[in-house]
Predicted 3D model of a 72-nucleotide RNA (transfer RNA) from Candidatus Endomicrobiellum basalitermitum. It matches the Rfam family "tRNA". Rfam classes the family as a transfer RNA.
RNA sequence: GCCGAGGUGGCUCAGUGGUAGAGCACCUUCUUGGUAAGGAGGUGGUCGCGGGUUCGAUUCCCGUCCUCGGCU
Repeated sequence: GCCGAGGUGGCUCAGUGGUAGAGCACCUUCUUGGUAAGGAGGUGGUCGCGGGUUCGAUUCCCGUCCUCGGCU
């Protein structure tokens, strides 16, 4: 330099055009003599960044940054 994969709550990951979800973690609460486990509820994400297309973009297009792999 070229090619490919990826970037989404604190962590691990879903989500292929219609207001972004799960598990774990965290907070409150129920239960217990107390702890753990279990039940109920809740907080938290400008979807890496900047543009474009669209009535509408995490999703499609362009540029750019970062991570991983391959080729030279």

NCBI's taxonomy places the organism under Bacteria, Pseudomonadati, Endomicrobiia, Endomicrobiales, Candidatus Endomicrobiellum. Model confidence (mean pLDDT): 82 of 100.